[in-house]
Context: one part of a larger RNA
RNA sequence: GCCUACGAGUUAGUCGUCACUGGCAAGGUUAAGUUUUUAAGAGACGGAGCCGAAGCGAAAGCGAGUCUGAAAAGGGCGUAAAGUCAGUGGCGCUAGACGCGAAACCUUGUGAUCUACCCAUGGUCAGGUUGAAGUCCCGGUAACACGGGAUGGAGGACCGAACCAGUUAACGUUGAAAAGUUCUUGGAUGAACUGUGGGUAGGGGUGAAAGGCCAAUCAAACUGGGAAAUAGCUCGUACUCCCCGAAAUGCAUUUAGGUGCAGCCUUGGUUACGAGUCUUGCAGAGGUAGAGCUACUGAUUGGAUGCGAGGGCUUCACCGCCUAUCAAAUCCAGACAAACUCCGAAUGCUGCAAGAUGCUUACCAGGAGUGAGGGCGCGGGUGCUAAGGUCCACGUCCAAAAGGGAAAGAACCCAGAUCAUCAGCUAAGGUCCCCAAGUAUAUACUAAGUUGAACUAACGAGGUCUGAUUGCACAGACAGCUAGGAUGUUGGCUUGGAAGCAGCCAUUCAUUUAAAGAGUGCGUAACAGCUCACUAGUCGAGCGAUCGGGCAUGGAUAAUAAUCGGGCAUAAAGUAUAUCACCGAAGCUAUGAAUUGACAGUUUUACUGUCACUGGUAGGGGAGCAUUCCAAACUGCGUUGAAGCCGGCAUCGUAAGGGCCGGUGGAGUGUUUGGAAAAGCAAAUGUAGGC
Numbered sequence: 001g002c003c004u005a006c007g008a009g010u011u012a013g014u015c016g017u018c019a020c021u022g023g024c025a026a027g028g029u030u031a032a033g034u035u036u037u038u039a040a041g042a043g044a045c046g047g048a049g050c051c052g053a054a055g056c057g058a059a060a061g062c063g064a065g066u067c068u069g070a071a072a073a074g075g076g077c078g079u080a081a082a083g084u085c086a087g088u089g090g091c092g093c094u095a096g097a098c099g100c101g102a103a104a105c106c107u108u109g110u111g112a113u114c115u116a117c118c119c120a121u122g123g124u125c126a127g128g129u130u131g132a133a134g135u136c137c138c139g140g141u142a143a144c145a146c147g148g149g150a151u152g153g154a155g156g157a158c159c160g161a162a163c164c165a166g167u168u169a170a171c172g173u174u175g176a177a178a179a180g181u182u183c184u185u186g187g188a189u190g191a192a193c194u195g196u197g198g199g200u201a202g203g204g205g206u207g208a209a210a211g212g213c214c215a216a217u218c219a220a221a222c223u224g225g226g227a228a229a230u231a232g233c234u235c236g237u238a239c240u241c242c243c244c245g246a247a248a249u250g251c252a253u254u255u256a257g258g259u260g261c262a263g264c265c266u267u268g269g270u271u272a273c274g275a276g277u278c279u280u281g282c283a284g285a286g287g288u289a290g291a292g293c294u295a296c297u298g299a300u301u302g303g304a305u306g307c308g309a310g311g312g313c314u315u316c317a318c319c320g321c322c323u324a325u326c327a328a329a330u331c332c333a334g335a336c337a338a339a340c341u342c343c344g345a346a347u348g349c350u351g352c353a354a355g356a357u358g359c360u361u362a363c364c365a366g367g368a369g370u371g372a373g374g375g376c377g378c379g380g381g382u383g384c385u386a387a388g389g390u391c392c393a394c395g396u397c398c399a400a401a402a403g404g405g406a407a408a409g410a411a412c413c414c415a416g417a418u419c420a421u422c423a424g425c426u427a428a429g430g431u432c433c434c435c436a437a438g439u440a441u442a443u444a445c446u447a448a449g450u451u452g453a454a455c456u457a458a459c460g461a462g463g464u465c466u467g468a469u470u471g472c473a474c475a476g477a478c479a480g481c482u483a484g485g486a487u488g489u490u491g492g493c494u495u496g497g498a499a500g501c502a503g504c505c506a507u508u509c510a511u512u513u514a515a516a517g518a519g520u521g522c523g524u525a526a527c528a529g530c531u532c533a534c535u536a537g538u539c540g541a542g543c544g545a546u547c548g549g550g551c552a553u554g555g556a557u558a559a560u561a562a563u564c565g566g567g568c569a570u571a572a573a574g575u576a577u578a579u580c581a582c583c584g585a586a587g588c589u590a591u592g593a594a595u596u597g598a599c600a601g602u603u604u605u606a607c608u609g610u611c612a613c614u615g616g617u618a619g620g621g622g623a624g625c626a627u628u629c630c631a632a633a634c635u636g637c638g639u640u641g642a643a644g645c646c647g648g649c650a651u652c653g654u655a656a657g658g659g660c661c662g663g664u665g666g667a668g669u670g671u672u673u674g675g676a677a678a679a680g681c682a683a684a685u686g687u688a689g690g691c
Stems, first nucleotide, its partner, number of pairs: 001691006011095003015092010027051003033045004055062002065077004098236002101233001105226003109222002116200009125190001127159003130155001134151006163187003169182003202218001204214003239624006249262005263370002265367006274359001275360001276357009290343001291341002297337002301333004308326002310323004373398005379392004403414003418593004423589003429583003432567003438580001440579007451569002459554002463551010480538005486511003491505003517532001521530002594614001596612007625680001627677008636669002644664006652657001
């Protein structure tokens, strides 16, 4: 992992409540018990008790009333609606209460054969080294002290086996081993190691202390019991079809992942020219969007004026005068506001009326689930006008929605799947190939593979198309080429120099001219030289300037060669405009079949017809299939072969399922109508067995 078997809303209570069914009914009903007959269920008796028929008050008590109260007031609760007993079902309560699951708590015992410490009594430590005290001898001293030699054999002494330990590394890690092996390492006469016997016990022991150890278990051992502890938590919870179908909100909560009440769902009853919903018309309340501000409050830019303040001048001081400063108030112009408003919509909301719709409404009663929501659009708050952020409002979808499109995608676009069909039409989106349908038609632009989903700036650029305004031009423009581009003069100043061209000054003048600056740029130390402006000739038709618009371009930047989904495409791309086809979904249509509901009809509870309906999680309601057992009937079937198992067949049934045939098997079992449940498995790291 698979297979087989087992595996979860049960049972009880003369409990509560609601529905349905039945009996009796202003009543209903017996309990224990007694008794009769059959021999285990009935019948009879039993009215004790319980519920109901009257309530109100704390009570005395009164009573269709009563209590409060001074009250004949007011107010509270009553008086107008039938109950009760039994059965079945839904839900609740009390019980383990749908099943499995703690960590823990208490209690009775069992453990120191492991290990910690202690007691008693035994045992073990190769070999080598060092050489304390003491003693002896010699020296030495007045005598000691002291020195040397010998002897001696001390030590939690040294080196190192056994023994004990466990330092480092590797291996081992479904191991040889639930802690080891190898190399290496520490102690090795000691607070040493060790045998045997004994002692200390669970909030207790023992501990050279690590919360260590107390039998592979220790921040409180193990075993039995309380015990099915409790678990607002996690997981699981078993056949089919049909109808409806949520919520993720408000308030409260030692509450926030729980729960109560309300909201929203479902089932039943009652409700009917009445409610609801939609459309239209009319009438209202209101201060949002917008707008506005000499209409307030506040904020605010520029200008004018300048109360006042500061500074300066003058003065002993005052007065007076001046001002690139500040500045009240006023005026002109501009202009801002969620907590400003002289104004002011659209929607929405409220009321009335009419029309449409056709029960969608409201109330009562039974049963729920939900109370973690999410995306998108739009109006806002918060945040950085960040977030797949967060918090509100409205709508919508996902959640609980399949189908087509967007390459792929919960919620974006189209569109809401009862079933069947090798029929048709469309939506979004598409029509070169992958890939169904146009290599469709007409015009212009784009040349960047821009582009072929969407989005990307400031700033730049003789890309290209196009518009407007304006200038020059056959009396020859523009570009090129040829020639000229001179003189006073090297203008004056400055300067070492300054000659068109370092710098300064200048009404920057004048002459000759077709034209030529006291000079446009190179250049020189300064000159020189080249060049431009300007002019003529040549040439022969358009040439410039400014401001826009379209498309394209640089700016441009991420990890596969790496993308438009791909191939590829100059249209098969984009933009602007026009046109006709076609494809394309579970949409719509056609045909057939079914469910549910309403209405109608009939042979009246079933069928027929018409219309509508039939996505669905939590959840509510309805109808069935299968299993085991019991009762009755078929006076069913069965060794002439039951159940079970294996295989096959079919126009049985919407399905759960059912039937028939063959094989195997070898003794029970089917159908119908009822009844009762140990009544359906894919999941629970489910339990047991097998492979």